The RNA shown here (transfer RNA) has 72 nucleotides and comes from Omnitrophica WOR_2 bacterium RIFCSPHIGHO2_02_FULL_45_21.
The RNAcentral record of the sequence draws on ENA.
Its mean pLDDT, the model's own confidence on a scale to 100, is 82.
It matches the Rfam family "tRNA". Rfam classes the family as a transfer RNA.
RNA sequence: GGCGUGGUAGCCAAGCGGCAAGGCAGCGGUCUGCAAAACCGCUAUUCAGCGGUUCGAAUCCGCUCCACGCCU
Numbered sequence: 001g002g003c004g005u006g007g008u009a010g011c012c013a014a015g016c017g018g019c020a021a022g023g024c025a026g027c028g029g030u031c032u033g034c035a036a037a038a039c040c041g042c043u044a045u046u047c048a049g050c051g052g053u054u055c056g057a058a059u060c061c062g063c064u065c066c067a068c069g070c071c072u
Stems, first nucleotide, its partner, number of pairs: 001071007010024003018055001026042005048064005
């Protein structure tokens, strides 16, 4: 330098055009003599960034950045 895969909450992770599931952690609550456990609730107005397509983009297209891999 070329190609491929990936980038979504503090961490893991689904999503494949119609304003983002779930788990862990955290915070609040119920329960308890206290705690743990269990149960209930809360947490993504920049889905890496900037543009484009579209009535509508996490999702499609281009460029850039970052991580990993392959080739030279």